[in-house]
RNA sequence: GCGGGCGUAGUUCAAUGGUAGAAUGGGAGCUUCCCAAGCUCUAGACGUGGGUUCGAUUCCCAUCGCCCGCUCC
Numbered sequence: 001g002c003g004g005g006c007g008u009a010g011u012u013c014a015a016u017g018g019u020a021g022a023a024u025g026g027g028a029g030c031u032u033c034c035c036a037a038g039c040u041c042u043a044g045a046c047g048u049g050g051g052u053u054c055g056a057u058u059c060c061c062a063u064c065g066c067c068c069g070c071u072c073c
Stems, first nucleotide, its partner, number of pairs: 001070007010024004018054001026042005047063005
């Protein structure tokens, strides 16, 4: 330098052109003599910028970060 993959909640992962879910973790409550466990409720996320579209996390372009392969020195 070229090509490919990945980027979603504190963490690990889903899903999808039409209000983004789960597990675990956090907060509150119930329960308990206490702790743990259990139950209920609750807050929290689509890397960034543009384009297409009635509507974009999803499609397209660029860009940033990480990883892999190839090439040159």

A computed fold for a 73-nucleotide RNA from Elusimicrobia bacterium GWA2_69_24, annotated as transfer RNA. The coordinates come from a structure-prediction model, not an experiment, and the mean pLDDT is 80. Taxonomically the source falls in Elusimicrobiota (Bacteria, Pseudomonadati). It matches the Rfam family "tRNA". Rfam links the family to the GO term triplet codon-amino acid adaptor activity. From the family's description: Transfer RNA (tRNA) molecules are approximately 80 nucleotides in length.